[in-house]
RNA sequence: GCCCGAGAAAGGCAAACCACACCGAAAGGGUGGGACGCACAGCCACUGGCCUAACUCUUCUCCCUUGACGAGAAGAUAAGGCAGCAGGGCAACCGAA
Numbered sequence: 001g002c003c004c005g006a007g008a009a010a011g012g013c014a015a016a017c018c019a020c021a022c023c024g025a026a027a028g029g030g031u032g033g034g035a036c037g038c039a040c041a042g043c044c045a046c047u048g049g050c051c052u053a054a055c056u057c058u059u060c061u062c063c064c065u066u067g068a069c070g071a072g073a074a075g076a077u078a079a080g081g082c083a084g085c086a087g088g089g090c091a092a093c094c095g096a097a
Base pairs, nucleotide, nucleotide: 004095005094012038013037017033018032019031020030022029023028036084042090043089044088046087047086048085049082050081051080056076057075058074059073060072061071062070
């Protein structure tokens, strides 16, 4: 130095859930509380995966004399997310065996 990870020490983070006259269409995020867990549960959406579907497109219905516009429904779609799904990249505290 690397691997490794101790009922070591000093510290750290914080799932579910709750609150909010916070942001967002949603997924999700933020802040405060709260701890299931975590040796990186620190940072980065690069790869796979997963979530959402506003915009857009398609179809149908309504509206309409017809068409367009408009409204609704369904389907597709990430340029939106998840780093506490995995891989990868970067950085990192401590030191028993």